[in-house]
Molecule: transfer RNA
Organism: Trichonephila inaurata madagascariensis
RNA sequence: AUCCCUGUAGCGCACUGUAUAGCUCAUUGGACUUCUAAUCCAAAGGUCGUGGGUUUAAAUCCCACCAGGGAUG
Numbered sequence: 001a002u003c004c005c006u007g008u009a010g011c012g013c014a015c016u017g018u019a020u021a022g023c024u025c026a027u028u029g030g031a032c033u034u035c036u037a038a039u040c041c042a043a044a045g046g047u048c049g050u051g052g053g054u055u056u057a058a059a060u061c062c063c064a065c066c067a068g069g070g071a072u073g
């Protein structure tokens, strides 16, 4: 320098263009228990990497950029 993959909640991951963006673990509160653990219930936590574009509608399609990883030279 060229090409490929990835970027979504604190961690790890889902999400066919139209929907309140979900799951596990973790955290917090409650129930249960003599207490703790386990179990059950609930809650909080997200500009879906950034900026533009297309579209009635974009996490999703397109372009550029940023960050991480890889291949080639």
Stems, first nucleotide, its partner, number of pairs: 001072007010025001012023002027043005049065005